[in-house]
Order: sequence, then structure tokens, then C1' cells
RNA sequence: GGGCCCGUAGCUCAGUUGGAUAGAGCAGCUGACUACGGAUCAGCAGGUCAGGGGUUCGAAUCCUCUCGGGCCCG
Repeated sequence: GGGCCCGUAGCUCAGUUGGAUAGAGCAGCUGACUACGGAUCAGCAGGUCAGGGGUUCGAAUCCUCUCGGGCCCG
């Protein structure tokens, strides 16, 4: 330098035939329970979907460029 794959909540990931409010588990916070904790139960919060631009009525999803990570080739 070229090619391919990946980037979604603090962590691990789902969601990619474009469709309405973006989700799960764990972690966190609050409450119940308990002598106190843990476990359990109920609830709450947490996201520019890596970033810019484009297509579209509508983009996490399609196109393009950039950034970061991984693998392969030279």
C1' cells in the first nucleotide's frame, strides 16, 4: 500500500428484506424483605447506534469518506 470483518448502555451482545417509541443479560441506583448483609421481588436511570456527508417520506440498517480494532496478502 491492497483486501475482508468489526464498532449499538459501564461490560457482554441481539437487532442489518429500511418502518414508526432502539432492546436483553450482568453491573448501577431506589424501595420491599432482613438484626445487618447476601439472595429474591418490584421499580428507576443510563445511548450523538464510532464520526462527517449523501440517498429516502423514513437510516443502527443502503452508498461514500474518515477514525479505531482484528485478520490476510504484498